[in-house]
Annotation:
Transfer RNA from Candidatus Moranbacteria bacterium RBG_13_45_13, 84 nucleotides, folded computationally. Its mean pLDDT, the model's own confidence on a scale to 100, is 82. Its Rfam family is "tRNA". From the family's description: Transfer RNA (tRNA) molecules are approximately 80 nucleotides in length.

RNA sequence: GGGCGAGUGGUGAAAUUGGCAGACACGCAGGACUCAAAAUCCUGUGAUAGCGAUAUCGUGAGGGUUCAACUCCCUCCUCGCCCA
Numbered sequence: 001g002g003g004c005g006a007g008u009g010g011u012g013a014a015a016u017u018g019g020c021a022g023a024c025a026c027g028c029a030g031g032a033c034u035c036a037a038a039a040u041c042c043u044g045u046g047a048u049a050g051c052g053a054u055a056u057c058g059u060g061a062g063g064g065u066u067c068a069a070c071u072c073c074c075u076c077c078u079c080g081c082c083c084a
Stems, first nucleotide, its partner, number of pairs: 001083007010026003019067001027045006046057004060076005
């Protein structure tokens, strides 16, 4: 230099013939049980604003197509593999 693949909450990851983003698990917080703890069970857990109901934003970054984009197209960044 050329080709291919990957990038999603705190972590591992789902969601892809474009149609409710974060299911599920772990972790964390609160609670139940216990003399106390561990284990187990229940509830909550992206960000910002708000007392709250809710609203807005959010899939590596920036554009484009579309009524609608994690998903399709373009450029770039990072990582991995292959070729030279």